[in-house]
RNA sequence: GCCCAAGUAGUCUAGCGGUUAGGACUGAGCCCUGUCGAGGCUCAAACCCGGGUUCGAUUCCCGGCUUGGGCG
Numbered sequence: 001g002c003c004c005a006a007g008u009a010g011u012c013u014a015g016c017g018g019u020u021a022g023g024a025c026u027g028a029g030c031c032c033u034g035u036c037g038a039g040g041c042u043c044a045a046a047c048c049c050g051g052g053u054u055c056g057a058u059u060c061c062c063g064g065c066u067u068g069g070g071c072g
Stems, first nucleotide, its partner, number of pairs: 001071007010025004018055001026044006048064005
């Protein structure tokens, strides 16, 4: 330099154009317990950036950035 893949809460991850963006861990509060732990309930927290297509984009297209892999 070229090619391929992936970027979603603090972390891991699901989501094939209309979802309240789901789950787990973590955090906060409450319940439970003689206490701790375990368990239960509730809450908080996310679509890498910029354009484009579309009535509508996390999703499709283009460019960029980052990470991983391959080739040279």
Record summary: RNAcentral holds the sequence, with entries from ENA. The RNA shown here (transfer RNA) has 72 nucleotides and comes from a Candidatus Woesearchaeota archaeon.